[in-house]
Context: one part of a larger RNA
RNA sequence: UACCGCCCGUCGCUACUACCGAUUAAAUAGCUUAGUAAAACUUCCGGACUAGCCUAGGGAAGUUAGUAAUAAUUAUUUAAGGCCGGAAAGCUAUCUAAAUUCAAUUAUUUAGAAGAAGUAAAAGUCGUAAUAAAAUCUCCGUUAGUAAACUAGUAAAAG
Numbered sequence: 001u002a003c004c005g006c007c008c009g010u011c012g013c014u015a016c017u018a019c020c021g022a023u024u025a026a027a028u029a030g031c032u033u034a035g036u037a038a039a040a041c042u043u044c045c046g047g048a049c050u051a052g053c054c055u056a057g058g059g060a061a062g063u064u065a066g067u068a069a070u071a072a073u074u075a076u077u078u079a080a081g082g083c084c085g086g087a088a089a090g091c092u093a094u095c096u097a098a099a100u101u102c103a104a105u106u107a108u109u110u111a112g113a114a115g116a117a118g119u120a121a122a123a124g125u126c127g128u129a130a131u132a133a134a135a136u137c138u139c140c141g142u143u144a145g146u147a148a149a150c151u152a153g154u155a156a157a158a159g
Base pairs, nucleotide, nucleotide: 005131008127009126011124014120015119016118017117019115023111025110026109027108028107029106030105032103034101035100036099039096042093045090049086050085052083053082054081057078058077059076061074062073063072064071065070138157141154142153143152144151145150
């Protein structure tokens, strides 16, 4: 900025916020149900490897006796077999039971076509409802109707 004023609602564009929502939606965590069940301790065995001892028999070398054959004896060596220990892998059973699968439930989050609101901004669109008896005076309750402000009926109020 003083009627070339002020100002109302629909519709349209942009942005934000919360709501509803099919998807038998998804994720994480807890508790429970039913399976599978690693690993450790204990236990029943197992016996790779390894320490020690005994011994039939054999080998080679001595000592003693003997003329010799041979006999006795000493330490040593080999050792099929036997005895007694240690001990890894593995194995049997029980218990504790991590972890994982299925199902149910609780909690916390996340996605979501579509729908329907609010807020903000603008020189958008349509009209002009209000404000001057604003050209049907205004406003309130209620009923009906209409693109939108709104219009009509009816009961009140103020002017």
Predicted 3D model of a 159-nucleotide part of an RNA (small-subunit ribosomal RNA, 3' minor domain) from Neurospora sp. CHS-2018c. The full RNA is in RNAcentral, with records from SILVA. It matches the Rfam family "Eukaryotic small subunit ribosomal RNA". A reference for the family is Yusupov et al. (2001), "Crystal structure of the ribosome at 5.5 A resolution", Science. The family has 90 seed sequences and 75,755 matches in Rfam 15.1. The organism belongs to Neurospora, within Eukaryota.